[in-house]
RNA sequence: GAUAGAAAAAGCCAAACUUGUUGCAAAGCAGGGACGGAAAGCCACAGGUUUUAUGAAGAUAGCUGGGUUGCCUUG
Numbered sequence: 001g002a003u004a005g006a007a008a009a010a011g012c013c014a015a016a017c018u019u020g021u022u023g024c025a026a027a028g029c030a031g032g033g034a035c036g037g038a039a040a041g042c043c044a045c046a047g048g049u050u051u052u053a054u055g056a057a058g059a060u061a062g063c064u065g066g067g068u069u070g071c072c073u074u075g
Stems, first nucleotide, its partner, number of pairs: 004073002012037002017032006035062001041068003045065003048060005
C1' cells in the first nucleotide's frame, strides 16, 4: 500500500421539525435540533424520484450504480 472494519481512540456530518432568507416550484443557504450515517466529504456521468414560467430549464449525492479524495485501526 491493496483489502476489510468502527471494537478502541480522536473527532466529523446531520433527518424530521422549527426560525430567518432565496426561489414560480421542487428545493437551497444560515441558526436551533438529532433520526441516523464508516465517507451522510465532493462530482449530475447512467438510472430512479421530483418541480415548473414545460420542444426546455431545474432539484435530489441522506435513492441506486459509478468516479474521486480523506481520519483511525487492520494490513
c-di-GMP-I riboswitch aptamer from a Desulfobulbaceae bacterium, 75 nucleotides, folded computationally. The organism belongs to Desulfobulbaceae, within Bacteria. The sequence was found by an Rfam model in a public genome assembly.